RNA sequence: GCUGGAAUAGCUCAGUUGGUAGAGCAGCUGAUUCGUAAUCAGCAGGUCGUCAGUUCGAGUCUGAUUUCCAGCU
Numbered sequence: 001g002c003u004g005g006a007a008u009a010g011c012u013c014a015g016u017u018g019g020u021a022g023a024g025c026a027g028c029u030g031a032u033u034c035g036u037a038a039u040c041a042g043c044a045g046g047u048c049g050u051c052a053g054u055u056c057g058a059g060u061c062u063g064a065u066u067u068c069c070a071g072c073u
Stems, first nucleotide, its partner, number of pairs: 001072007010025004019056001027043005049065005
């Protein structure tokens, strides 16, 4: 330098025929317990890496760009 892949909640990841953004763990509150753990119920948490474009509508399609991984040279 070229090619491919990844970037979504604090962490690990879903979400691809475009149609109101989810799970597990972690966190908070309550119940249970003499207390802790475990268990159960509930709550909160994300401008989907960034900037543009297409569209009535974009996590999803297109372009550019940043970081990381792999391969080739």